This is a predicted structure of a 349-nucleotide part of an RNA (small-subunit ribosomal RNA, central domain) from Sphingomonas desiccabilis. Its mean pLDDT, the model's own confidence on a scale to 100, is 89. It matches the Rfam family "Bacterial small subunit ribosomal RNA".

Context: one part of a larger RNA
RNA sequence: CUGGGCGUAAAGCGCACGUAGGCGGCUUUGUAAGUUAGAGGUGAAAGCCUGGAGCUUAACUCCAGAACUGCCUUUAAGACUGCAUCGCUUGAAUCCAGGAGAGGUGAGUGGAAUUCCGAGUGUAGAGGUGAAAUUCGUAGAUAUUCGGAAGAACACCAGUGGCGAAGGCGGCUCACUGGACUGGUAUUGACGCUGAGGUGCGAAAGCGUGGGGAGCAAACAGGAUUAGAUACCCUGGUAGUCCACGCCGUAAACGAUGAUAACUAGCUGUCCGGGUGCUUGGCAUUUGUGUGGCGCAGCUAACGCAUUAAGUUAUCCGCCUGGGGAGUACGGUCGCAAGAUUAAAACUC
Numbered sequence: 001c002u003g004g005g006c007g008u009a010a011a012g013c014g015c016a017c018g019u020a021g022g023c024g025g026c027u028u029u030g031u032a033a034g035u036u037a038g039a040g041g042u043g044a045a046a047g048c049c050u051g052g053a054g055c056u057u058a059a060c061u062c063c064a065g066a067a068c069u070g071c072c073u074u075u076a077a078g079a080c081u082g083c084a085u086c087g088c089u090u091g092a093a094u095c096c097a098g099g100a101g102a103g104g105u106g107a108g109u110g111g112a113a114u115u116c117c118g119a120g121u122g123u124a125g126a127g128g129u130g131a132a133a134u135u136c137g138u139a140g141a142u143a144u145u146c147g148g149a150a151g152a153a154c155a156c157c158a159g160u161g162g163c164g165a166a167g168g169c170g171g172c173u174c175a176c177u178g179g180a181c182u183g184g185u186a187u188u189g190a191c192g193c194u195g196a197g198g199u200g201c202g203a204a205a206g207c208g209u210g211g212g213g214a215g216c217a218a219a220c221a222g223g224a225u226u227a228g229a230u231a232c233c234c235u236g237g238u239a240g241u242c243c244a245c246g247c248c249g250u251a252a253a254c255g256a257u258g259a260u261a262a263c264u265a266g267c268u269g270u271c272c273g274g275g276u277g278c279u280u281g282g283c284a285u286u287u288g289u290g291u292g293g294c295g296c297a298g299c300u301a302a303c304g305c306a307u308u309a310a311g312u313u314a315u316c317c318g319c320c321u322g323g324g325g326a327g328u329a330c331g332g333u334c335g336c337a338a339g340a341u342u343a344a345a346a347c348u349c
Base pairs, nucleotide, nucleotide: 003321004320005319006318007303008302012317014201015200016199017198021194022193023192025088026087029084030083031082033081034080035077036076037075038074039073040072041071042070049065050064051063052062053061054060091191092188093187094186095184096183097182098181103177104176105175106174107173108172109171110154114150115149116148117147118146119145120144121143125136126135162169163168206247207246208245209244210243211242215241216240220236221235222234223233258316259315260314261313262312263311266294267293268292269291270290272288273287274286275285276284277283278282298305299304322349323348324347331342332341333340334339
């Protein structure tokens, strides 16, 4: 390479949008590029292969055939693909009417708690631990009452509940704004799917500038523990955590499961919609998008998955190819840096 694979053995890009490309619904007519069939030309000789012949045999040589899977010309076919064309509505999108939601951005606002400050009451302890000590306190602490300030996070509701492409999103109110869903079947008429490069988004930590700083808390200091204790425990405590703007671009970024479409037993819970019936404020039944549990066929090395597939198929992309060396070196690109990304080999088992 051909293959075979990618939940857990190596392997799904963190997620989306989208360029080129690849692939693409039903139908009419034409065309004949692909396709199929026939004919002709060419496809040097030698060699290879088959059957013979000659050197005593073989190697070797000679003869005949086959083959040369290709290319060109021409004739025909018209299913399928392509191209052009008349149409269609089921894919896709638009429109109208609705209800649901921690979806996003900005602004405002609320209470509990914590810490600090001021004042009152009050007196000798308080903290903390396995036990202690460091620590705070007669310059009046802890406790308790009142007042004030600040920052951060939003108890209960809360739910294998909801929303979002993923990261993620939770007090309340307002403004702006994205998407999905249900019903109607009004409009367009294949406008679709995927997506190398590319572009954007992307937890936490980290970086730059300027703010902010209550609590928590890397580093650091002290007290303990211990043989030691650069830890676990305790008392403190700075970056950071918060805000604005700009970088970084990585995570067990996980469902360790790429996207889209179709098909293939059921039972049961739940969120949000729609329809029908009835003994009507409830029940029954049915239907759609989600989100869970169990389970048949099938699949799987097993575990397990099982209409939310890891089943059966199709299209497109990404990725894997023994362990270590190594996600490293060198080079390139990006970055302020930290580093990220792309990515070997020697050697070794």